Predicted 3D model of a 73-nucleotide RNA (transfer RNA) from Phaselicystis flava.
The sequence is in RNAcentral, with records from ENA.
Its mean pLDDT, the model's own confidence on a scale to 100, is 81.
Rfam family: tRNA. Rfam links the family to the GO term triplet codon-amino acid adaptor activity. It is annotated as a transfer RNA.
The organism belongs to Phaselicystis, within Bacteria.
[in-house]
RNA sequence: GGUCGGGUAGCUCAAUUGGUAGAGCGGCAGUCUGAAACGCUGCGCGUAGUGGGUUCGAGUCCCACCCCGACCA
Numbered sequence: 001g002g003u004c005g006g007g008u009a010g011c012u013c014a015a016u017u018g019g020u021a022g023a024g025c026g027g028c029a030g031u032c033u034g035a036a037a038c039g040c041u042g043c044g045c046g047u048a049g050u051g052g053g054u055u056c057g058a059g060u061c062c063c064a065c066c067c068c069g070a071c072c073a
Base pairs, nucleotide, nucleotide: 001072002071003070004069005068006067007066010025011024012023013022019056026045027043028042029041030040031039049065050064051063052062053061
C1' cells in the first nucleotide's frame, strides 16, 4: 500500500426485508439487617466511531475519513 471483517449501554455481545435499540454481567435506588453480604422490587444508565448522502423513516443502504483485527504484498 491492497483485500476482508469489526466499531451499538460501564464490560461482553444481539437486533428479521429499513419502521425509531435489547440480553447477560456490572451499576444506582428502595426493601431486608444492629451494620453488611445474599435475597427481593424498581430504574437502561445509549446522539449507535466521525461527517455527509439516499429515504416519509437509517444501527441497518451509499460515500469519505478515523480506530481495531486478520490476510496479501